[in-house]
RNA sequence: CGGGGUAUGGCGCAGCCUGGUAGCGCACCUGUUUUGGGAACAGGGGGUCGUAAGUUCGAAUCUUACUACCCCGACCA
Numbered sequence: 001c002g003g004g005g006u007a008u009g010g011c012g013c014a015g016c017c018u019g020g021u022a023g024c025g026c027a028c029c030u031g032u033u034u035u036g037g038g039a040a041c042a043g044g045g046g047g048u049c050g051u052a053a054g055u056u057c058g059a060a061u062c063u064u065a066c067u068a069c070c071c072c073g074a075c076c077a
Stems, first nucleotide, its partner, number of pairs: 001073007010026004020057001028044006050066005
């Protein structure tokens, strides 16, 4: 330098193809049970989807540019 992939609550992931109010598991908070720890049950909080722009009535999803990381190749030595 060229090609490809990934980026979504604290962690791990789904949702994207085919646009329509952002989900799952674990974790966290509260209550009950328990002497306590642990555990079970019930309830609850937290993300605007890497950044910016565009298309659209409407974008995590489509388009463009950029950023970070990973893989492959080329170049130099």